RNA sequence: AGGUUUAUAACUCAAAGGUUAGAGUAUCACUUUAACAAGGUGGAAGUUAUUGGUUCAAUUCCAAUUAAACCUA
Numbered sequence: 001a002g003g004u005u006u007a008u009a010a011c012u013c014a015a016a017g018g019u020u021a022g023a024g025u026a027u028c029a030c031u032u033u034a035a036c037a038a039g040g041u042g043g044a045a046g047u048u049a050u051u052g053g054u055u056c057a058a059u060u061c062c063a064a065u066u067a068a069a070c071c072u073a
Base pairs, nucleotide, nucleotide: 001072002071003070004069005068006067007066010025011024012023013022018056027043028042029041030040031039049065050064051063052062053061
């Protein structure tokens, strides 16, 4: 310098154009126990990396930028 892949909750990941983006772990409250752990119920937590474009409608498609990993020279 060229190319490929990835970016979504504190962490690991789904959602492959359609109605308010979900799950597990973690966290908080309640319940249970003599107590702890495990279990049960409920809650909070997201500018879907950033900007622009296509579309009636974008996490999803397109372009640029940023960051990370990898390949070639």

RNAcentral holds the sequence, with entries from ENA. Transfer RNA from Candidatus Vidania fulgoroideorum, 73 nucleotides, folded computationally. Rfam family: tRNA. Rfam links the family to the GO term triplet codon-amino acid adaptor activity. The coordinates come from a structure-prediction model, not an experiment, and the mean pLDDT is 82. Taxonomically the source falls in Candidatus Vidania (Bacteria, Pseudomonadati, Pseudomonadota, Betaproteobacteria).